The part of an RNA shown here (large-subunit ribosomal RNA, domain I) has 552 nucleotides and comes from a Patescibacteria group bacterium.
The organism belongs to Bacteria candidate phyla, within Bacteria.
Rfam family: Bacterial large subunit ribosomal RNA. Its family is annotated with ribosome and structural constituent of ribosome in the Gene Ontology.
The full RNA is in RNAcentral, with records from ENA.
Context: one part of a larger RNA
Order: sequence, then structure tokens, then C1' cells
RNA sequence: AAUGCCAGCAAUGGAUGCCUGGGAGAUUUUGGCCGAGGAAAGACGCAGACGGCGGCGAUACUCGUCGGGGAGGUGCCAUCAACCUUCGAUCCGGCGGUUUCUGAAUGGAGUAAUCCGGCCUUUUGGUCAACCAUAUAUAAAAGUAUGGUAGUAAUACUAUGUAUAGUGUAUGGUAGGGUACCGUGCCAACUGAAACAUCUCAGUAGCGCGAGGAAAAGAAAUCACAUGAGAGUCCGUUAGUAGCGGUGAGCGAAACCGGAAGAGCCUAAACCACUUUUUGUGGGGUUACAGGGCAAACGAUAUUUGAUGUGUUUUUAGUAGCAGAAGAAUCUGGAAUGGUUCCUCAAAGAACGUGAAAAGCGUGUACGCAAAAUUAAAAACACCGAUAGUUUGUACCUAAGUACCAUGGAGCACGAUAAAACUCUGUGGGAAUUCGGGGUGUCCACACUCCAAGGCUAAAUACCAAAAUCUACCGAUAGUGAACGAGUACCGUGAGGGAAAGGUGAAAAGUACCCCGGAAGGGGAGUGAAAGAGAACUGAAAUUGUUGGCUG
Repeated sequence: AAUGCCAGCAAUGGAUGCCUGGGAGAUUUUGGCCGAGGAAAGACGCAGACGGCGGCGAUACUCGUCGGGGAGGUGCCAUCAACCUUCGAUCCGGCGGUUUCUGAAUGGAGUAAUCCGGCCUUUUGGUCAACCAUAUAUAAAAGUAUGGUAGUAAUACUAUGUAUAGUGUAUGGUAGGGUACCGUGCCAACUGAAACAUCUCAGUAGCGCGAGGAAAAGAAAUCACAUGAGAGUCCGUUAGUAGCGGUGAGCGAAACCGGAAGAGCCUAAACCACUUUUUGUGGGGUUACAGGGCAAACGAUAUUUGAUGUGUUUUUAGUAGCAGAAGAAUCUGGAAUGGUUCCUCAAAGAACGUGAAAAGCGUGUACGCAAAAUUAAAAACACCGAUAGUUUGUACCUAAGUACCAUGGAGCACGAUAAAACUCUGUGGGAAUUCGGGGUGUCCACACUCCAAGGCUAAAUACCAAAAUCUACCGAUAGUGAACGAGUACCGUGAGGGAAAGGUGAAAAGUACCCCGGAAGGGGAGUGAAAGAGAACUGAAAUUGUUGGCUG
């Protein structure tokens, strides 16, 4: 002496602390499809003034009406100007109106939000895609029937009748979208088996089609084996049991039982009537201790019920709201909700806000109250629909390419193996008809049980959203990707990928004025509790500067 060390003061930086307008989860309740009457999703516009977000649609920050409400208001960022309003505005709710252009997009076209038309109408207008069904009008070439002509005939030509395709019109429907949930068709691989092929992952992911607010399933050709039960669905249990399984890895029931919820019905046929004569209409009838029809005999005139629709009334709930108790002084302080003193209310001492910490300041809370309009549910009534037997005889009916068999597959917890049923199905065969038929895990007998080959059916269940309430949930590298003009900026031809970014103060009171400077910035002054809160809370560390000291 520093490019070292120590300390002070600054700078940089944005950790930490505190905060929360955003998220996460749970519970309860409520709601659940939209669309040619043009959806979802968008483009472009609309205000006195530039843009973004939200709102709205050429009637464009809005229109009408019916209610609520009662002093301010013209959305937010965000101000200026000009206006509106007790003759009730703004605002909130119900029901309506308008709703450009694109989009299924539908007059034609197209590189979406654009271009180009036809017809009718006068105008600020309407209408014009396709397909399906029904009705109606019209109606071809053929074929066929009859007649005629030619020909021996086959046949050809011609006339008439009959029809459908097609076309026009009218009415109704379809289309496209939807997070998850649901049904159904197609259907992987990684993986596991410590390799791998049957197997597993898994009928999962994915893709297609379809439906709804739920869907699916569903009123026994079921399950069982006792004093039997009595549709299906969901939960618990049975039970990781019985079983299946390169008997490996693994897969994995069912009945009983306990709960949630509970609800049952309609056709076809026999027979009868009508009829446009047929694939028609109406009556009848719907089942297992078989029932129904038909024929005959006896008997009742009641009882019960409805998941359907309409109407009326009532109640409840929702979609705006109303009302709602009780405190002062003093001290500190910038400010009282704090300290002290004396009080009050409480079916209200939940919470949030207010210049610090408020039961008594504000919004509220407890207890109560309320709807012109409209929505939902329930109940009652009316209309409406449905609803009965017994005996005898008869043998008319009771779902056919069905049941079943063989074979090839699939599903059943059950991998062809096996005693392997049951259910579905490709191919080939192919019944019975109540003295009938199916099942009870090969098969036979007995016993028990049920009645297939037609259809419908609420609830408890699944999922999503909203509202209310709550949290030993997060607190800005967390919590949603997104606390902020976020699915934004940006990246990618595209499918798609996808951020960063919060905090002055109680109040802008956002520093008049002066000085230095070109400015930036700074110094005074002023505001404020604080400016060492000045465009920002707090402000750690790495790092940098400067001042002083130490080491030589």
C1' cells in the first nucleotide's frame, strides 16, 4: 500500500414475515339436456371521448310490461365533459320484444363470419337445401286384360282399360352440439408371469354408433330343497370363500341373510261384430294349484285402483325483498374497536367491515314476515281410464325355421379340459301343442319348480353444475395452467404445447413553489403518524461501491 481482512454507510437483489380479491376439498339441498321458433361456439359492431374486460345487437351499455326498492345514478380499469332522477331514476326479480353476419347453416357458391342470385311483394319485408313419413293432385316407358287388323301359326301393329316409378302441393319429423355419467359395435400394446407363446394387462385405453336427465335392467320357461322365497336396480355381507388357472402369474362368483327403494301392466291367438276384403277396425282375452274361448246352469250391481291428461282450489318451496335489541365519558394516540370508570341488549357474544383489538358504529346474525308474474311439488275434487265370481261339458286357442341336435365361436368367476350344464350366435338339420313344454351344472328315473320363442314400466343408483355451510386445506416457486386484459402472450404448417406477472397510504392528502441539471435524477419546501411509505409493504444472502480501521 491493495485485487487481502474487519467494520460503518449505501447499492443491487427479492428470500423471509404479515396479508388475500384466487384456488382445493367435504357436507347438504336444488337443478339437469340445447337446436330449423336456427343451438353450442364465434366474427363484426353498439357509449360524448383511445383501448381492453364485461354487457348488448342496426330497437345494439339497451326496449315493453308486471312486481320489488327509495336516493342517488350514467358497468370496471379511470378520468374529463354533458346529462338523468321523489312526475320515483339507477338497481333487483318474473314474463315478453329485438337479436347483424358466420356456424347443422338449409337459394347457389366459398379460402367461416364473404360473394352472387330467383320468385312474391312494396319494403326497415317474405320466401327458395336435402331426406323420411302421412295426406292429396297429377302421371311415364313397360307388363297385363279386352277388342280390331295382318298372318296357316308363332307373332307383329293398333285402340281402350288398369298401375307404379316419378313430379307438384300441404303438414309433421330428422339433422348439429353436450364435461362426466349410460347402452351398444370394433378393439390394442407396454406391462405381469422376474425370459415367453396359453394366460395377464383388459373387453381396459382408444375409435364408431345411439339415448337421456339419468341410462340400462325389470314382473320368472327365476332361485331353491323348507313350515320355501316371490320383478329388476343399488349398498353391506357371504368371501378372497366355492371354484377357475402354463393348477404359474393371477382371475374370482352365487344363493341365503341385513338394508335403500318399492308397482305393476299391455299385446298376439281362440271367438264375435263391422269392413274399403286385408298385413283392416272394434269387442274379447293375457295364464301354471294352468288359463282363456265356446255351450249350459247359478250368482253380484259392488269394490278397488291409475305411472295418463285437462281444469279448479288449497298448501309448500323457489325466482326480488321487509323488519330486526342494546354506550357513554375519560386517558394514550395520527386515528379508538385499546386502557380506566359507570351502564345496556341478548331466541341476536356467527362473520365481515370501519384510521389499532367493536355483542351495543355499519352490513348483518337470532326470532319473524313477504309475490303482481312465473316455475316446481303435493293434496282434494270433477272429467277420464282400468277393475269380479262358481260349477259342468267341449278340446277351439295360448308367440316356429322357434325350442332342440351336430359342428365352429362367444358370454357366464368357469382357459375344451371335464361329469360341463346354462345364455347368445355363424353353418347344417329340425319338434311338441296341456296326456304339452323348459329348468334343477353331463345323463337317466323320481321329486320339486316354472311357462320361452311379443312389448312397456317410476323410485332408491351413476355423473355434472349451482347455491348455502364448513375445513388440525394452500397462501403468490404454494393453491387451478390461470389471485393480474390466461388457455392470454409466445411457440408450432398443424394436431398441439403454453408461461411470467399480487401488496404506497387510513385517506392521493400522488410533493404547490424555489434551486442544480439538456434530461434523468437530486436538494430544499409542503402533505402525512411515518417519505429511511414517493410509485412503493417488510427488504435476508450471494454480489457491488464508498468511508474508516487492521495486517507490512